Predicted 3D model of a 114-nucleotide RNA (SAM riboswitch aptamer (S box leader)) from a soil metagenome. RNAcentral holds the sequence, with entries from MGnify. Model confidence (mean pLDDT): 83 of 100.

RNA sequence: CAUCCAGAGGGGUGGAGGGACAUGGCCCUGCGAAGCCCCGGCAACCAUUCAGCCGGCUCUGGCCGGUGGAAACGGUGCCAAUUCCAUCAGGCUCCAGUCAAGGCCUGGGAGAUG
Numbered sequence: 001c002a003u004c005c006a007g008a009g010g011g012g013u014g015g016a017g018g019g020a021c022a023u024g025g026c027c028c029u030g031c032g033a034a035g036c037c038c039c040g041g042c043a044a045c046c047a048u049u050c051a052g053c054c055g056g057c058u059c060u061g062g063c064c065g066g067u068g069g070a071a072a073c074g075g076u077g078c079c080a081a082u083u084c085c086a087u088c089a090g091g092c093u094c095c096a097g098u099c100a101a102g103g104c105c106u107g108g109g110a111g112a113u114g
Base pairs, nucleotide, nucleotide: 001114002113003112004111009039010038011037012036013035017028018027019026022087023086024085025084040079041078042077045075046074048071049070050069052067053066054065055064056063057062083110088107089106090105091104092103093102
């Protein structure tokens, strides 16, 4: 700096936890959690390849840069639930009305991946 409401699980091992931390909530889990291993998959960040477009250079053969597509062999990552939800600030809404709670939206913080 970019992305985070999309997508993608089986087996073995293991044996009680897990969903980042804290609090609250809500979930997953002996019909077997985390961790580790194997295989499979998703995605398209990096790399690579292909074609298009734009610009530049050129010895007219091409080369370089940019851009948004396509592909998926390689490097990461990921494969319950939006990053599971809330937390801080502002706005809107609900109400006869004010506030609170609740709901919705925007931004922030924290975090994850590249």